[in-house]
RNA sequence: CACCUACCGCUGGGGUGCUCCCAUCCGGGGAGCUGAGACAAACCCAUCGAACCUGAUCUGGAUCAUGCCAGCGAAGGGAGACGGUUCGCAUGAACCU
Repeated sequence: CACCUACCGCUGGGGUGCUCCCAUCCGGGGAGCUGAGACAAACCCAUCGAACCUGAUCUGGAUCAUGCCAGCGAAGGGAGACGGUUCGCAUGAACCU
């Protein structure tokens, strides 16, 4: 000096389901469940990539119900060659003794 952890900034990616009540031509509002997040201008994730998508109108379990839990998943995709600060161990290179 490079690399790595964490944080910040910028940039980018992503999901928003289920049940009940009211209303109902269309449109919407309220309450409850799980969760980081179910429209919050918030939350999560960014290749060390399970944030998220496909498989999936999947399989097993639970629930009032639902990706609610687990499997699937050492599967396939998927958005940073970014800037700054910082920790300490290891690694690599250069220089000095």

TPP riboswitch aptamer (THI element) from Vineibacter terrae, 97 nucleotides, folded computationally. It was read from a public genome assembly, where an Rfam model found it. Model confidence (mean pLDDT): 77 of 100. Its Rfam family is "TPP riboswitch aptamer (THI element)". Rfam links the family to the GO term thiamine pyrophosphate binding. The model forms 100% of the base pairs in the Rfam consensus.